RNA sequence: AGAGUCGGUCAGACAGUCGCGUCAUCGCUUCCCCCGGGAAGCGGUGCCGAGGAAAGUCCGGGCUCCGCAGGGCACGGUGCCAGGUAACGCCUGGGCGGCGCGAGUCGACGGAAAGUGCAACAGAAAGAUACCGCCGAACGGUUCUCCGGAAUGCGUGGCAAGGGUGAAAUGGUGCGGUAAGAGCGCACCGCGAGUCCGGCAACGGACCGGCACGGCAAACCCCACCGGGAGCAAGGCCAAAUAGGGAGACGAUGUCGUGGCCCGCGACGUCUCCGGGUAGGCUGCUUGAGCGUAUCGGCGACGAUGCGCCCAGAGGAAUGACUGUCCACGACAGAACCCGGCUUAUCGACCGACUCUGCCC
Numbered sequence: 001a002g003a004g005u006c007g008g009u010c011a012g013a014c015a016g017u018c019g020c021g022u023c024a025u026c027g028c029u030u031c032c033c034c035c036g037g038g039a040a041g042c043g044g045u046g047c048c049g050a051g052g053a054a055a056g057u058c059c060g061g062g063c064u065c066c067g068c069a070g071g072g073c074a075c076g077g078u079g080c081c082a083g084g085u086a087a088c089g090c091c092u093g094g095g096c097g098g099c100g101c102g103a104g105u106c107g108a109c110g111g112a113a114a115g116u117g118c119a120a121c122a123g124a125a126a127g128a129u130a131c132c133g134c135c136g137a138a139c140g141g142u143u144c145u146c147c148g149g150a151a152u153g154c155g156u157g158g159c160a161a162g163g164g165u166g167a168a169a170u171g172g173u174g175c176g177g178u179a180a181g182a183g184c185g186c187a188c189c190g191c192g193a194g195u196c197c198g199g200c201a202a203c204g205g206a207c208c209g210g211c212a213c214g215g216c217a218a219a220c221c222c223c224a225c226c227g228g229g230a231g232c233a234a235g236g237c238c239a240a241a242u243a244g245g246g247a248g249a250c251g252a253u254g255u256c257g258u259g260g261c262c263c264g265c266g267a268c269g270u271c272u273c274c275g276g277g278u279a280g281g282c283u284g285c286u287u288g289a290g291c292g293u294a295u296c297g298g299c300g301a302c303g304a305u306g307c308g309c310c311c312a313g314a315g316g317a318a319u320g321a322c323u324g325u326c327c328a329c330g331a332c333a334g335a336a337c338c339c340g341g342c343u344u345a346u347c348g349a350c351c352g353a354c355u356c357u358g359c360c361c
Base pairs, nucleotide, nucleotide: 001357002356003355004354005353006352007351008350009349010348012326013325014324015323016322017321018320020049021048023046024045025044026043027042028041029040030039031038032037033036051332055343056342058341059340060339061338062337063231064230065229066228070263071262072261073260075227076226077225078224079223080094081093082092083091084090095109096107097106098105099104110222111221115220116219117216118215131163132162133159134158135157138156139155140154141152142151143150144149171189172188173187174186175185176184190211191209192208194207195206196205197204198203235283236282237281238280245274246273247272248271249270250269254268255267256266257265290309291308292307293306294305295304296303297302327330
C1' cells in the first nucleotide's frame, strides 16, 4: 500500500418560513352541575414524535379469555456436549465433519446389530456374483515324445487379484506368498467390541483385534426431551335498538363444556333452519424480562450492584412543503398490544481487532 474476515456506531447534515399529532401548562368562549369542579371548541408556550430491518408472520414468550388448563393416547416440534436466557428451533464456548492459504464460516450433528422399505437404467451380479477372463497344484482327457517328460484351460474344479458396466461391486495402497489368487500374512491408512489415560461431557490418545452383509432415517420407524386451546378483530365497561319471534331434532343408560379420542371433573340443557335488531362510544394503549453508564465476576453469551434517563400511542390512521449552504449525493424502506430472536432487502460513511500478499527500513 492492497485484498479480505469479524464486531460496533450512524442512516443525509445545518439554518430559516409555513404546516401536522400526543401530553403538560396558560388564556378566552359556550354548556352542565352548584360554590368549586367537569366537558367541548379556539389561541399561545414547552417537551417529545417511525426502523436496522418497523418487512416476513418463521420461532419463543408477556398479557387476556375458556368451570380442568389434571392424566393418557394420537399428533406436532427439536435432535453432538456444556452453559446463557422468562423461554426458544435463539445466543456463547467446546467437540466432530465440510469449505477456505488464513483470519474465519457452515452443519437437517441421536440410532442402520429392533423391524419395514428405496436405489431407474446399465451391468453377469446391487444382501455374495462370473460377462471378458486368470490357473498344468489335484483328477480325467487330447497331442507330441529322445519315454525323463512337455504342451494343451478341453472337462471336473479353483479364483474375485486384472478389465468392462455403474453414483456405488463386498475395505484402500504396497510388499510377500500362491497353480492362479484372496487380510492368506505383514507395514501404513481405515474400521471395531474390550482395557487404560486425559476431559464435567461430546470426544481425543494408547494398547489390542484380521475385522467386512455396504449406502440412504432431509424414507417409514426406534430413542430422548418439549408442547392445553384460542388470540388485542383477545378481553372489559357504557349507551342504544329489537320479536321474552316461529318451526324441527336429540335429551339423564343423555347432551354440552376453545383442535381430535379416552378417563376424570363440572353444568343441566344442546343442535339445526326461517325471520328481526345493533355494528356507536370509552378502555385495553405504553414504565418496559426498558435504555445508558461505571465497577466487579465470567474465555464468552451474560449476571450482580451503584448512578442517571423517560425516548410515539394514531384511531380511515400524525413529522409534510419551500428556500439557502455543505458533502458521504442519500439505498431498502413507515409503529398500530408489547418484548427476545431468526430470515430476507439494502446507498454509503466512520471506528476497532485480526488474516493474507507486495514493497521499504
Model confidence (mean pLDDT): 78 of 100. Predicted 3D model of a 361-nucleotide RNA (Bacterial RNase P class A) from a Pseudomonadota bacterium. The sequence is in RNAcentral, with records from ENA. It matches the Rfam family "Bacterial RNase P class A". By type it is a ribozyme. A source record names the gene rnpB.